Predicted 3D model of an 88-nucleotide RNA (Bacterial small signal recognition particle RNA) from a Chlamydiota bacterium.
The prediction has a mean pLDDT of 77.

RNA sequence: GACCUCAUGGAGUGAGGCUAUCCGAACCAGGUCAGAACCGGAAGGUAGCAGCCUUAAGGAUAAAGCUUCAAGCCUUGAGAUAAUCUCC
Numbered sequence: 001g002a003c004c005u006c007a008u009g010g011a012g013u014g015a016g017g018c019u020a021u022c023c024g025a026a027c028c029a030g031g032u033c034a035g036a037a038c039c040g041g042a043a044g045g046u047a048g049c050a051g052c053c054u055u056a057a058g059g060a061u062a063a064a065g066c067u068u069c070a071a072g073c074c075u076u077g078a079g080a081u082a083a084u085c086u087c088c
Stems, first nucleotide, its partner, number of pairs: 001085002004079004009074002013070007020061004029054004037046003
């Protein structure tokens, strides 16, 4: 001096979350609702399936950014020092 403890700071690694894009509800989300149905003398109105659109829960994608946790590495400082190791 290393090993040990505490503090401090740094760059990365692994995992989670957020952000972006896309997908995503037969019915128990919304909007628009062909056809058809109902109400009305009529004008018109009502509810609303399919379809389409927007998305929720959720899922997928690749990079970067932010953040949380975890085990290590390194800088600096202080402490501890029984044994062990290295150097003079």
Taxonomically the source falls in Chlamydiota (Bacteria, Pseudomonadati). The gene name in the source record is ffs. The model forms 96% of the base pairs in the Rfam consensus. Its Rfam family is "Bacterial small signal recognition particle RNA". Its family is annotated with SRP-dependent cotranslational protein targeting to membrane, signal sequence recognition and signal recognition particle, plasma membrane targeting in the Gene Ontology. It is annotated as a non-coding RNA gene.